This is a predicted structure of a 100-nucleotide RNA (c-di-GMP-I riboswitch aptamer) from a Nitrospirota bacterium. The organism belongs to Nitrospirota, within Bacteria.
């Protein structure tokens, strides 16, 4: 160099939970706390997993209208533009130290 990773030295990060602030939500960002972590840096390219304020579908429920059909509201599923998560996992890019 490159793989590899100590019970090594110095640094570094922050899971739950709790609290303020933003988000319809998933989450997120200060505090505050340490379960872990050798890429727990940074990146949505590729797989997944979550979300749905807005949009769209239903021979589904309700309710108010209406002679009735349609059509409207509000609910429920299912879709979706678009969004999280890098502490799901591959990729890529960067990078501290060096015992076997």
């Nucleotide at each position: 160099a490159g793989a590899c990773g100590a019970u090594a030295a110095g640094a570094g990060c922050a899971a739950a939970a709790u609290u303020a602030c933003c988000g319809u939500a998933a989450g997120g960002u200060g505090a505050u706390g340490a379960c872990g972590c050798a890429a727990a840096g940074c990146u949505u390219c590729c797989g997944g997993u979550g979300c749905u304020a807005g949009g769209g579908a239903u021979a589904g429920g309700c309710a108010a209208u209406c002679a009735a059909g349609u059509g409207u509201g509000c609910c429920a599923u299912c879709c979706u533009a678009g969004g999280a998560c890098a502490g799901c996992g591959g990729g890529g890019c960067u990078g501290c130290c060096g015992a076997a």